[in-house]
Context: one part of a larger RNA
RNA sequence: UGACGGGGACCCGCACAAGCAGUGGAUUAUGUGGUUUAAUUCGAAGCAACGCGAAGAACCUUACCAGGACUUGACAUCCGACUAACGAGAUAGAGAUAUGUUAGGUGCCCUUCGGGGAAAGUCGAGACAGGUGGUGCAUGGUUGUCGUCAGCUCGUGUCGUGAGAUGUUGGGUUAAGUCCCGCAACGAGCGCAACCCCUGCCAUUAGUUGCUACGCAAGAGCACUCUAAUGGGACUGCCACCGCAAGGUGAGAGGAAGGGGGGGAUGACGUCAAAUCAGCACGGCCCUUACGUCCGGGGCGACACACGUGUUACAAUGGUGACUACAGAAGGAAGCUACCUGGCGACAGGAUGCAAAUCUUCAAAGGUCAUCUCAGUUCGGAUUGGAGUCUGCAACUCGACUCCAUGAAGUUGGAUUCGCUAGUAAUCGCGCAUCAGCCAUGGCGCGGUGAAUACGUUCCCGGGCCUUGUACA
Numbered sequence: 001u002g003a004c005g006g007g008g009a010c011c012c013g014c015a016c017a018a019g020c021a022g023u024g025g026a027u028u029a030u031g032u033g034g035u036u037u038a039a040u041u042c043g044a045a046g047c048a049a050c051g052c053g054a055a056g057a058a059c060c061u062u063a064c065c066a067g068g069a070c071u072u073g074a075c076a077u078c079c080g081a082c083u084a085a086c087g088a089g090a091u092a093g094a095g096a097u098a099u100g101u102u103a104g105g106u107g108c109c110c111u112u113c114g115g116g117g118a119a120a121g122u123c124g125a126g127a128c129a130g131g132u133g134g135u136g137c138a139u140g141g142u143u144g145u146c147g148u149c150a151g152c153u154c155g156u157g158u159c160g161u162g163a164g165a166u167g168u169u170g171g172g173u174u175a176a177g178u179c180c181c182g183c184a185a186c187g188a189g190c191g192c193a194a195c196c197c198c199u200g201c202c203a204u205u206a207g208u209u210g211c212u213a214c215g216c217a218a219g220a221g222c223a224c225u226c227u228a229a230u231g232g233g234a235c236u237g238c239c240a241c242c243g244c245a246a247g248g249u250g251a252g253a254g255g256a257a258g259g260g261g262g263g264g265a266u267g268a269c270g271u272c273a274a275a276u277c278a279g280c281a282c283g284g285c286c287c288u289u290a291c292g293u294c295c296g297g298g299g300c301g302a303c304a305c306a307c308g309u310g311u312u313a314c315a316a317u318g319g320u321g322a323c324u325a326c327a328g329a330a331g332g333a334a335g336c337u338a339c340c341u342g343g344c345g346a347c348a349g350g351a352u353g354c355a356a357a358u359c360u361u362c363a364a365a366g367g368u369c370a371u372c373u374c375a376g377u378u379c380g381g382a383u384u385g386g387a388g389u390c391u392g393c394a395a396c397u398c399g400a401c402u403c404c405a406u407g408a409a410g411u412u413g414g415a416u417u418c419g420c421u422a423g424u425a426a427u428c429g430c431g432c433a434u435c436a437g438c439c440a441u442g443g444c445g446c447g448g449u450g451a452a453u454a455c456g457u458u459c460c461c462g463g464g465c466c467u468u469g470u471a472c473a
Stems, first nucleotide, its partner, number of pairs: 001473002003470003007467002010464004015457002019420002022417001026312001028310006034303002042053002064298002067295004073128001077127002079124005086104001087102002090099003108117003130287002133285001135283001139281002141276003144272001146270001151190006157166003170181003196264004201232007210222003235258001238252001239250004301439001314413001318372007330361003335354002339350004379410001384405007426449007
C1' cells in the first nucleotide's frame, strides 16, 4: 500500500421489512446428473452450468455407433497425356458405386486453317489436401461477472531515507469523484452526466394507398385522425420557506409533462490462468490406405432414480353453450389468402386481391342471456384404443394436428426459496425469427385489462467511503 475481521462510524440497492403472485406436493414439456447402451457425439459446473451453445436432431444437420466402400482423395493450386463440355436411358446393389450402351450435341477466344488457348471431364506421378483430433494453462477475437457500482489514474509541485503519501481526505450535497465550501496543492485523462434512439404535448411542411361528409361508388377537400421530416418545449426558469453556497422542501403557480418525465443503446482501470481451439482465425503437438472421405441404417429421443427451469390444473372472481364488441407490432410470391362449395373437424376443391398505409394473416380476456350448485363434479385433462388430415423420397424407431371413445394424478402443496415499487406485478390473447413439417409449454417482441404495499434500516445478502487491528501478500 492492499486484502481480511462473527472491529467501529456513515451511506446505498426489491437487500430486509410491508404487500401481491409464485416455487417446493400432482401431471406434463424441456435441460442436466446418474445409470444403461454398439453409440446414447461434444462443450457449459456456485452466484455468473442446467428451455445454456441449439433462431427448429425423422433423412440431411451429425461431430457418435455397427456395417459397406475410397486412397492425390468430398474440397484447392501446380505438371503430363487424352477427350469438347453437356445430356439420355439400361442392368446389379441398401446405397455409395460398378458394368456396358450411347439417340442428341460440337459451342467461346486467337489463327499462317496445321493448330494453339480458356473452361470442364477422365487417367497418371507426386508436392500436397483433409482432421468438429489434443492443448482456452501457448494465443487473437468475442463474451459472462462484480456493475451502470462510482470509481480508476496521470503531469508538475510539496512531504517522506524509502516503499509511498498528498491531490482523491475533511464539512455539506447528489443517482453520481454530482456540485459547493475549506485545504500543499494546482491542473488533466478514462469513467458519471449530456450529445444518439423510442415514447408523452404543440407547431410548421407534405397529403396517397390514409382521413372526412354521404348507404356505396364516382367526384371533391386535407380541417381532423394518422403517417414522417424539421423545429419548439423543462431550465429549480418563477414564487414561498430552509441554507454562506451547492442544493433541498411545497396536494405553490403556470404547464401535456417538474425537479433524472418514462424506457433503450452506452459497461472506466481491473478481478475470476472465468468461458469458447466445436462459429472463425492461429502457434506448438498428433493422424495420413486413416483420428481423412462417401454411403444406406441406427443413435443424439434409452430409464430404477435425483435436481433445475417452465406448462396445465386442483375450480363458482369458475366451467359450458349461444349472441356481440374493441388492439398494437410484425410477416407475406415455391408466399399471405378474402369469398364460395364439400367435410363434425384437421383440411380439401374452386376462386379473388395483394411484391402490399391499397389485399391478407387478425384477437382473447370483456359484455349480454342461459345452464351447472360444491361433487373428484358439466372441475381437471394425463394415459390408452379406434378412425383420419397435412408436410415431406420417407412419419416403425421418432412429426404436428383433427374426430369419436377412455377419463389417471390432483381438493392449494413440509423445511425452504424466487420475482416484482406502476401502466409495474398479476392476467388475456397476437406476432416474428429458425422452419418442408415440427415435438415452441422455449426465445424475442406487441398490445388489452390492470392492483396491493413501502412504518422504517435493528437484522440477512451484496456494494461504496472513512477509520481501526492483524501472526496474511